[in-house]
């Protein structure tokens, strides 16, 4: 480097309104991959979502953090306080259903 295999997302408990809500309010809960002083909110990439398409792929979108402390370095550790989370469908959903027994960043391992 080639080919192949496996693997590769968590999370609504309590209690309020209502006919009717895991969707509303109150609370609770969860946190993909890579880098890098360990990061959902720092950089990038996957997914997703729009649009082109010769149906392979192009292109475009694409959330959210601060204040202290430690330290030779930390928006990543400790303390505090907040924030943010695709498309359908359904009483308005990050937590339910679905597309998805999909696809993927990327791991880990076989072999030439």
């Nucleotide at each position: 480097u080639g080919u192949c295999u496996u693997c590769a997302g968590g999370g609504c408990a309590g209690g309020g309104u209502g006919a009717a809500a895991a969707u509303c309010c109150c609370u609770a809960c969860c946190g993909g991959c890579a880098g890098u002083a360990u990061a959902g909110c720092c950089u990038g990439c996957g997914a997703g979502c729009c649009g082109c398409u010769u149906c392979u792929g192009c292109g475009g979108u694409u959330g959210a953090u601060c204040c202290g402390g430690u330290c030779a370095g930390a928006u990543c550790c400790c303390g505090g306080a907040g924030c943010c989370g695709a498309c359908g469908g359904u009483a308005u959903a990050g937590u339910c259903c679905g597309g998805a027994u999909g696809a993927a960043a990327g791991a880990a391992g076989a072999u030439a």
FMN riboswitch aptamer (RFN element) from Ruminococcus flavefaciens, 112 nucleotides, folded computationally. Of the family's consensus pairs, 100% are formed in the model. The RNAcentral record of the sequence draws on MGnify. The coordinates come from a structure-prediction model, not an experiment, and the mean pLDDT is 85. NCBI's taxonomy places the organism under Bacteria, Bacillati, Eubacteriales, Oscillospiraceae, Ruminococcus.